Source information:
The RNA shown here (transfer RNA) has 74 nucleotides and comes from a marine sediment metagenome. The coordinates come from a structure-prediction model, not an experiment, and the mean pLDDT is 81. Rfam family: tRNA. The sequence is in RNAcentral, with records from MGnify.

RNA sequence: GGGGACGUAGCUCAGUUUGGGAGAGCGCACGACUGAAGAUCGUGAUGUCGAGGGUUCAAAUCCCUCCGUCCCCA
Numbered sequence: 001g002g003g004g005a006c007g008u009a010g011c012u013c014a015g016u017u018u019g020g021g022a023g024a025g026c027g028c029a030c031g032a033c034u035g036a037a038g039a040u041c042g043u044g045a046u047g048u049c050g051a052g053g054g055u056u057c058a059a060a061u062c063c064c065u066c067c068g069u070c071c072c073c074a
Base pairs, nucleotide, nucleotide: 001073002072003071004070005069006068007067010026011025012024013023020057028044029043030042031041032040050066051065052064053063054062
């Protein structure tokens, strides 16, 4: 230099195929239970969907540029 994959909650990820409610598990906070803690149950908060721009009534999702991580080729 060329090609490819990935980036979503504190962590691990789903959702992208086919545009329309941002979610799961773990963790965290509070409550119930317990002598207390753990386990269990209930409730709650998560967030600029890597950044910017474009298309669209509407973008995590489609298009362009850039940034970061990893892999392959040279």